[in-house]
A computed fold for a 76-nucleotide RNA from Succinivibrio sp., annotated as transfer RNA. The coordinates come from a structure-prediction model, not an experiment, and the mean pLDDT is 82. The sequence is in RNAcentral, with records from ENA. RNAcentral records the identical sequence in 2 taxa.

RNA sequence: GCUGCUUUAGCUCAGUAGGUAGAGCAACUGAUUCGUAAUCAGGAGGUCGCCAGUUCGAUUCUGGCAAGCAGCACCA
Numbered sequence: 001g002c003u004g005c006u007u008u009a010g011c012u013c014a015g016u017a018g019g020u021a022g023a024g025c026a027a028c029u030g031a032u033u034c035g036u037a038a039u040c041a042g043g044a045g046g047u048c049g050c051c052a053g054u055u056c057g058a059u060u061c062u063g064g065c066a067a068g069c070a071g072c073a074c075c076a
Stems, first nucleotide, its partner, number of pairs: 001072007010025004019056001028042004049065005
């Protein structure tokens, strides 16, 4: 340098032939306990990497950029 894949909650990951975004764990609150842990209940937490384009409408489609991973090439 070229190609491919990935980027969604604090972490690990789903998701949608374009129509108000989910789970588990963690954290928090409450119950239980003399207290802690465990257990149970509950609510909260997201500019869906960034910038544009298409569209009535984009997390989803298109282009560019960034970061990570893998492969290939170069390496006087």